Two RNAs folded together computationally: RNase P RNA and transfer RNA, 480 nucleotides in total.
RNA sequence: AAAUGCUUCCGGGCAAUCGCUCACCGCUUUUGGCGGUGGGAGGAAAGUCCGAACACCAGCGGGUACCGUGCUUCCUAACGGGAAGGUCUCUGCGUUUGACGCAGGGAACAGACAGUGCCACAGAAAACAGACUUCCUUUUGAUGCGGAGGGUGAGGGUUAGCCCUCAUCCGUUGAUGCACCGGAAGGUAAAGGUGAAAAGGUGAGGUAAGAGCUCACCGUCGCUGCCGGUGACGGCAGUGUGCAUGGAAAACCUCACGGGGUGCAAGUUCACGCAGGCUGUGUGCCACCCGUCACAAUACAGCCGGGUAGAACGCUCAGAUCUUUCGGGUGACCGAAAGGCCAGAUAAAUGAUUGCCAUCCCGACACACAUCGGGAUACAGAAUUCGGCUUACAGGAAGCAUUUAACA
RNA sequence: GCCGAUAUAGCUCAGGGGUAGAGCACUUCCAUGGUAAGGAAGGGGUCGUCGGUUCAAUUCCGACUAUCGGCU
Numbered sequence: 001a002a003a004u005g006c007u008u009c010c011g012g013g014c015a016a017u018c019g020c021u022c023a024c025c026g027c028u029u030u031u032g033g034c035g036g037u038g039g040g041a042g043g044a045a046a047g048u049c050c051g052a053a054c055a056c057c058a059g060c061g062g063g064u065a066c067c068g069u070g071c072u073u074c075c076u077a078a079c080g081g082g083a084a085g086g087u088c089u090c091u092g093c094g095u096u097u098g099a100c101g102c103a104g105g106g107a108a109c110a111g112a113c114a115g116u117g118c119c120a121c122a123g124a125a126a127a128c129a130g131a132c133u134u135c136c137u138u139u140u141g142a143u144g145c146g147g148a149g150g151g152u153g154a155g156g157g158u159u160a161g162c163c164c165u166c167a168u169c170c171g172u173u174g175a176u177g178c179a180c181c182g183g184a185a186g187g188u189a190a191a192g193g194u195g196a197a198a199a200g201g202u203g204a205g206g207u208a209a210g211a212g213c214u215c216a217c218c219g220u221c222g223c224u225g226c227c228g229g230u231g232a233c234g235g236c237a238g239u240g241u242g243c244a245u246g247g248a249a250a251a252c253c254u255c256a257c258g259g260g261g262u263g264c265a266a267g268u269u270c271a272c273g274c275a276g277g278c279u280g281u282g283u284g285c286c287a288c289c290c291g292u293c294a295c296a297a298u299a300c301a302g303c304c305g306g307g308u309a310g311a312a313c314g315c316u317c318a319g320a321u322c323u324u325u326c327g328g329g330u331g332a333c334c335g336a337a338a339g340g341c342c343a344g345a346u347a348a349a350u351g352a353u354u355g356c357c358a359u360c361c362c363g364a365c366a367c368a369c370a371u372c373g374g375g376a377u378a379c380a381g382a383a384u385u386c387g388g389c390u391u392a393c394a395g396g397a398a399g400c401a402u403u404u405a406a407c408a
Numbered sequence: 409g410c411c412g413a414u415a416u417a418g419c420u421c422a423g424g425g426g427u428a429g430a431g432c433a434c435u436u437c438c439a440u441g442g443u444a445a446g447g448a449a450g451g452g453g454u455c456g457u458c459g460g461u462u463c464a465a466u467u468c469c470g471a472c473u474a475u476c477g478g479c480u
Stems, first nucleotide, its partner, number of pairs: 001404010012357007020040009042379001046390002049388005054263004059292006066259005071085005086109001087107009110254002115252002118247002132192002135187007143179003149170009200218006219243001221240008267313004276304006282295003321340008358377007409479007418432004426463001434450005456472005
């Protein structure tokens, strides 16, 4: 210097002419017209996703259902928003068995030994583990080799393994043994393979074969104590029947906290206009139940029918207000002072044209500068009002990070 | 302006975590002298779009887009 990403901010300027709307003032032929002065879209006015103000449902209270939120502390009128932090996790770099450190990003991040249910296919097995192929022990059957012993009981010897004698049974129609192929009973989970996931990892000992079965190191969980922190949590030490029970709560659910409903077409007044009829008796916060209370036949509620489609208020504001400065706080934010008044329409105003300038792009003269010509400047538009979130956005500015290139 | 609902095959609709169906329509064949009805076989889907949760999303959650309905 360029590119990319993130965050914050800005989001065209000036002049002329012709128009629109609101307020005030003046004139006038007064439901109007003319003139003057002043105000007149946004960072999102959008989506209507959260939270409030405000209005009505007469007031107050309790419960159920339903809905929402979910690490901690703080900010705030409030919030599902924001700030700071904790924990977990992903990416990159460095050292390395694991893991640790640094930088950046992400998290709907309470509970899965309260309960119920789910985990397709594959696989032996998918959750209080189980046993397919293996491995091992005992027993049994067949075949082959081989060729004479073997089992049981009693007595004696021997440190033990074992040896000797006697009795009895089996055995040349082939014993014990060895090899191989099966059956049955049991042990095991180390190896194999499946899967998104297979019930700590590595090594050694141990064993018939194996296994936290035992040990060392590492990881991890529960409990106890101490220390640090407001807290989430962190650190250290000790201890354990040595793993102490996979995933998923954006499945039902449990726990904690919060929430009554309807939305300015809420609601109030005036004008115009009309035709009443039927049903019910208790009604009430627009899910249900209850208490208190209030009203109740000139009442209330429901249904059908008829009429109006105008005006004013609510309404656009002295406000959870705007600007500047100072102070406090890591920060969101808070406090003080000074100054300002800042759209209010109802088919709905806030616009159009021209010129100059600004930024960017293209072309012309051999590069650049300059000049000339042409083009582009977004997303979008208030409708009761605020605080947030989300989404859309030409171009520009600042900061941070990474990569590349050049120079020293 | 305020509030609510829906989006799945050409059309109308099911499916509410395990790889998507029904009816009508379409294509081919059978049957008929031929057509319709009937019978047999078959094709056709970014489950509106983009993210997230999950091993796995049409389904659960969020944002956006389009369509429909109600309120003086």